[in-house]
Order: sequence, then C1' cells, then structure tokens
RNA sequence: UGCAUCACAGUGGGAGAACCGACUUUAGUCGGUGCCGAAGGAGCAACCGCCCCGGAAACUCUCAGGCUCAAGGACCGCUGCGAUAUU
Repeated sequence: UGCAUCACAGUGGGAGAACCGACUUUAGUCGGUGCCGAAGGAGCAACCGCCCCGGAAACUCUCAGGCUCAAGGACCGCUGCGAUAUU
C1' cells in the first nucleotide's frame, strides 16, 4: 500500500410455507393435523487437499427454527476497521 482473501461492525436488498377449534384483554396463548428451508444442526457426496487422514454444498433430513405484521434470515452490494498475502 493498488488488487485479492478472511474476520468484525455499520448500512441497503433479501425467499418460502396453512387451516380448524378453544380460551380471550381482540392482541395473543394453547391443542390437532399439515406445510416451508435461506439462522443453527445433522447426513450423503460431487469436488478439493498436506491424500494416513482431513475439509466439504445452495443437495438431502427437518432436531431446532418458521408458516399476518414485526423480529430473524443463507446469500449479495457498499463503507469502515484489523489481519494475511502480494507488489
């Protein structure tokens, strides 16, 4: 310190999926069955590596979470900051 990578913070965008009944302060709670996948978690595995072994998904499962709004939200963009790496 231009570019790049990673972590953190701020900021913008950000999907999917129900109904019935009861209680009732009309906003919520509980129960039944059903549904969703993009917090997290788990599994298989393409692939990758330093190839003994390990790392592994947006695939799969749905434990958790969610199914009005809100909140959350993988991922992406921008800014700041630190580290690494390169010059």
Predicted 3D model of an 87-nucleotide RNA (Glycine riboswitch aptamer) from Thalassococcus halodurans. The coordinates come from a structure-prediction model, not an experiment, and the mean pLDDT is 78. The sequence was found by an Rfam model in a public genome assembly. The model forms 90% of the base pairs in the Rfam consensus. The organism belongs to Thalassococcus, within Bacteria. It matches the Rfam family "Glycine riboswitch aptamer". Rfam links the family to the GO term glycine biosynthetic process.